């Protein structure tokens, strides 16, 4: 230096044009002498950044950052 691939919740990951979800964590209550465990509820994401396409973008395009792998 060239190329690929990834970036969505505290982690780990779904969603591939119709307006964001899971499990694990965490937080209340409840169960219990008390813990886990189990049951109910709840917080938490302007989907890395900035354009564009479109009625409509996490999704599709391009640059920019980052990480990662691969050639030199």
């Nucleotide at each position: 230096c060239g190329c690929a691939a990834c970036a969505u919740a505290g982690c780990u990951c779904a969603g591939a044009g119709g307006u964001a979800g899971a499990g694990c964590g965490c937080c209340u209550g409840g169960c219990u002498c008390a813990u886990a465990a189990c049951c109910a509820g709840g917080a938490a994401g302007u989907c890395g950044u900035u354009g564009g396409u479109u009625c409509g973008a996490a999704u599709c395009c391009a640059c920019c950052u980052g990480u990662u792998g691969c050639g030199c």